[in-house]
RNA sequence: AAUAUCUAAUAAGCGCCAGGACUAAUAGUCGACGAGGAUAGUAGUUAUCGAAUAUUCGGCGGGUGCUACUACGGGAAAUCGUUAGAUAUAUUUUUAAAAAGUAAAAUCAACAUUACAACAAAGAAAUAUAUCAUUAUAGAA
Numbered sequence: 001a002a003u004a005u006c007u008a009a010u011a012a013g014c015g016c017c018a019g020g021a022c023u024a025a026u027a028g029u030c031g032a033c034g035a036g037g038a039u040a041g042u043a044g045u046u047a048u049c050g051a052a053u054a055u056u057c058g059g060c061g062g063g064u065g066c067u068a069c070u071a072c073g074g075g076a077a078a079u080c081g082u083u084a085g086a087u088a089u090a091u092u093u094u095u096a097a098a099a100a101g102u103a104a105a106a107u108c109a110a111c112a113u114u115a116c117a118a119c120a121a122a123g124a125a126a127u128a129u130a131u132c133a134u135u136a137u138a139g140a141a
Base pairs, nucleotide, nucleotide: 014061015060016059017058019057020030021029022028023027033050034049035048039071040070041069042068043067044066045065072081073080074079085132086131087130088129089128090127091126092125093124094123101116102115103114104113
């Protein structure tokens, strides 16, 4: 340095499956489609948004959400989280994906795979305007 194996990590619509559903050759399969989301700790909590032919049911675990407190950090502060005040409006940006459909190969079959093109909402960011909050400096009365 190359190759192989093992372990760990990478996962957050993520992992698992005693119920359930589907196929059926006794064994398989399904069990969240993407968008969005992380200063740290503790506690609480059925953790945001839409899409879908809707089992995406149900259960267990986990979890980047929210709330409270504390710590750290930005800020004069309120307040916020490293792009580190809040609210409202407008514009722009932030590639939706899957299901369905068509085609392909595979399978007993369900399911799953690949290719094609279409279809959101919330949130966030930037810019502009307005308002709220109000520290310092300067000037005037």

A computed fold for a 141-nucleotide RNA, annotated as glmS glucosamine-6-phosphate activated ribozyme aptamer. Its mean pLDDT, the model's own confidence on a scale to 100, is 75. The model forms 85% of the base pairs in the Rfam consensus. The sequence was found by an Rfam model in a public genome assembly. Rfam family: glmS glucosamine-6-phosphate activated ribozyme aptamer. For this family Rfam cites "Control of gene expression by a natural metabolite-responsive ribozyme" (Winkler et al., Nature, 2004). It is annotated as a riboswitch.